[in-house]
Context: one part of a larger RNA
RNA sequence: GGAUGAACGCUGGCGGCGUGCUUAACACAUGCCUUUCGAACGAGAACCAACGGAUCGAGGAUUCGUCCAAGUGAAGUCGGGGAAAGUGGCGGACGGGUGAGUAACGCGUGAGCAAUCUGCCUUGGAGUGGGGAAUAACGGCUGGAAACAGCCGCUAAUACCGCAUGAAACAGUUGGGAGGCAUCUCUCUGACUGUCAAAGAUUUAUCGCUCUGAGAUGAGCUCGCGUCUGAUUAGCUAGUUGGCGGGGCAACGGCCCACCAAGGCGACGAUCAGUAGCCGGACUGAGAGGUUGGCCGGCCACAUUGGGACUGAGACACGGCCCAGACUCCUACGGGAGGCAGCAGUGGGGAAUAUUGGGCAAUGGGCGCAAGCCUGACCCAGCAACGCCGCGUGAAGGAAGAAGGCUUUCGGGUUGUAAACUUCUUUUAAGAGGGACGAACAAAUGACGGUACCUCUUGAAUAAGCCACGGCUAACUACGUGCCAGCAGCCGCGGUAAUACGUAGGUGGCAAGCGUUAUCC
Numbered sequence: 001g002g003a004u005g006a007a008c009g010c011u012g013g014c015g016g017c018g019u020g021c022u023u024a025a026c027a028c029a030u031g032c033c034u035u036u037c038g039a040a041c042g043a044g045a046a047c048c049a050a051c052g053g054a055u056c057g058a059g060g061a062u063u064c065g066u067c068c069a070a071g072u073g074a075a076g077u078c079g080g081g082g083a084a085a086g087u088g089g090c091g092g093a094c095g096g097g098u099g100a101g102u103a104a105c106g107c108g109u110g111a112g113c114a115a116u117c118u119g120c121c122u123u124g125g126a127g128u129g130g131g132g133a134a135u136a137a138c139g140g141c142u143g144g145a146a147a148c149a150g151c152c153g154c155u156a157a158u159a160c161c162g163c164a165u166g167a168a169a170c171a172g173u174u175g176g177g178a179g180g181c182a183u184c185u186c187u188c189u190g191a192c193u194g195u196c197a198a199a200g201a202u203u204u205a206u207c208g209c210u211c212u213g214a215g216a217u218g219a220g221c222u223c224g225c226g227u228c229u230g231a232u233u234a235g236c237u238a239g240u241u242g243g244c245g246g247g248g249c250a251a252c253g254g255c256c257c258a259c260c261a262a263g264g265c266g267a268c269g270a271u272c273a274g275u276a277g278c279c280g281g282a283c284u285g286a287g288a289g290g291u292u293g294g295c296c297g298g299c300c301a302c303a304u305u306g307g308g309a310c311u312g313a314g315a316c317a318c319g320g321c322c323c324a325g326a327c328u329c330c331u332a333c334g335g336g337a338g339g340c341a342g343c344a345g346u347g348g349g350g351a352a353u354a355u356u357g358g359g360c361a362a363u364g365g366g367c368g369c370a371a372g373c374c375u376g377a378c379c380c381a382g383c384a385a386c387g388c389c390g391c392g393u394g395a396a397g398g399a400a401g402a403a404g405g406c407u408u409u410c411g412g413g414u415u416g417u418a419a420a421c422u423u424c425u426u427u428u429a430a431g432a433g434g435g436a437c438g439a440a441c442a443a444a445u446g447a448c449g450g451u452a453c454c455u456c457u458u459g460a461a462u463a464a465g466c467c468a469c470g471g472c473u474a475a476c477u478a479c480g481u482g483c484c485a486g487c488a489g490c491c492g493c494g495g496u497a498a499u500a501c502g503u504a505g506g507u508g509g510c511a512a513g514c515g516u517u518a519u520c521c
Base pairs, nucleotide, nucleotide: 001521002520003519004518006517007516008515009514010513013391014390015389016388017387018386019384020383021349026347027346028345030344031343032342036089037088040087041086047080048079050077051076056071059068060067061066097302098301099300106227107226108225109224110223111222112221113220116219117218121215122214123213124212125211126210127209128208129163131161132160138153139152140151141150142149143148169195170194171193172192173191174190175189177188178187179186200207201206202205228274229273230272235265236264237263240262241261242260243259245257246256247255277299278298279297280296281292282291283290284289304325305324306323307322308321327338328337329336330335355381357380358379359378363377364375365374366373367372394424395423396422397421404415405414406413407412429458430457431456432455433454434453438448465510466509467508468507469506470491471490472489476505477504478503479502480501486493487492
């Protein structure tokens, strides 16, 4: 000098764009953050209309018993309607957060899988036949304070289970030719045998369903190289290292197991210990390099602590399940409920870090044929000079130079064209009027927002501080103080004329900031 997710002191006008718990991966009140589909299914509240007609009944008649009667409209039936709940499908593995752990194939980079899987999507091929048994919801009963649970009964499906069919696929046996570095159990191509499927819906031309080839996307696994410090850590290792055979897995593999062998790693630093998420990048530097990994993007890991599996194309699953621990809450003491490292917000910790805001209008995601619904992702607004950038706090004229201040050799000098004063301007400010783009479309649809922007009006009106002035280092005098009080980055100042302390005037520097502290180059 540059830099920062900064903090502190003094000061503070506006706008744009960014950024904002670096500490306790500490504990969390409250609200919201993952639903959707009625074109899979049964059932169906409110409400609407129709049929129906008990009751009441203006009025009329009457032999006073009653009769007629417009209207009123209970129950019931059929239809529309579709809330809440349920079965079923898809999605809750994305998106969002955090960096605790991890020195590792975790990450980066380059290869490989002849050892693999892949819902939705794209593009081909072949199909979608015929049956069955249940169960929730619901009804009844029972237990429980609750959470919830049990028994009996009824019912549907694109839920569940057999049967039939099988182009292709897969498996076995067997034949051929070519390819490949390759084990040939790989690829291509025949024959025979065997195995495996389905579901329908509706607004009637669409959406589905089953098997299968290829692709795309995503994921899994393997390897080369690189990836902090310590030797005041030198030896480490028993599923350990390899083989054979099995099990398991989507798949290779001591991944697991039985048996056999005795190996494997290490001064090219094993093991142990400490520290740490890695990278694209960022800062600095002429570069080499050093430092760093906040925001944004890629990967990884984690979700109160530890363990486990289930479901599924995908999880060993933040707002799913089970067990154990700690903690908090409810309880009728028998038993239950919970997990903000999602968005806000609270307490605590700290030098220190924001609103319990608006909207799905845009972009994107989930579901749905669609209309649409959901979305604290996202888009916006609020707070903070935290950063960067831009603008303003007026402009021109105005004295051999007012007053005041300071100083003085008492002549003056300086503040200083500075002010006053004159003439202008109106960025900003305030008021009034108009008023978007972002909306993609045939139309409709904007949270931001009556915002940005434009026009007019008013009036210099609303707007300057901070640090320094001995040398380094731009900028000096006076007074006070008297090795005191104090200053200080280094050298050093202060003991009676201190340009170094304190104040004043003046001056220098930067400026809505200026200084200080911390850290990096």